[in-house]
Description
Predicted 3D model of a 72-nucleotide RNA (transfer RNA) from a Candidatus Portnoyibacteriota bacterium. The organism belongs to Candidatus Portnoyibacteriota, within Bacteria.
RNA sequence: GGGCCAGUAGCUCAGUGGUAGAGCGCGGCCCUUAUAAGACCGUGGUCGAAGGUUCGAUCCCUUCCUGGCCCA
Numbered sequence: 001g002g003g004c005c006a007g008u009a010g011c012u013c014a015g016u017g018g019u020a021g022a023g024c025g026c027g028g029c030c031c032u033u034a035u036a037a038g039a040c041c042g043u044g045g046u047c048g049a050a051g052g053u054u055c056g057a058u059c060c061c062u063u064c065c066u067g068g069c070c071c072a
Stems, first nucleotide, its partner, number of pairs: 001071007010024004018055001025043004030038001048064005
């Protein structure tokens, strides 16, 4: 230098055009003599950035940024 993949909650990841979700975590409460485990309620996001297409974009297109892999 070229190619490919990924970037979504604190973490691991879903979500293929119509108001963004799960598990874990965190907070409260119940239970227990107490702790753990467990039940219940809650907490959660400028969807990496900027443009474009569209009535409407996390999703499609372009460029850029970051990380990983391969080639040279």
About this RNA: Its Rfam family is "tRNA". From the family's description: Transfer RNA (tRNA) molecules are approximately 80 nucleotides in length.